[in-house]
RNA sequence: AGGUAUAGCUUAGUGGUAGAGUGCAUGCUUGGCAUGCAUGGCAUCCUGGGUUCAAUCCCCAGUACCU
Numbered sequence: 001a002g003g004u005a006u007a008g009c010u011u012a013g014u015g016g017u018a019g020a021g022u023g024c025a026u027g028c029u030u031g032g033c034a035u036g037c038a039u040g041g042c043a044u045c046c047u048g049g050g051u052u053c054a055a056u057c058c059c060c061a062g063u064a065c066c067u
Base pairs, nucleotide, nucleotide: 001067002066003065004064005063008022009021010020011019016053024040025039026038027037028036046062047061048060049059050058
């Protein structure tokens, strides 16, 4: 100097209060397991300010990590 930070993990998300995969719980299925199917909980989006009617998103500072 540049980049990254969003669910337990891997991540999408382009100003209008966040999705997916995987994992987890319950149920169905099976003689049982696995697979499959259904349902459910899980993120106040790294922190603090600012702009805006409204910020994960734009601006500033900071923290951690990578080059």
Transfer RNA from Camelus ferus, 67 nucleotides, folded computationally. The organism belongs to Camelus, within Eukaryota. Rfam family: tRNA. By type it is a transfer RNA. Its family is annotated with triplet codon-amino acid adaptor activity in the Gene Ontology.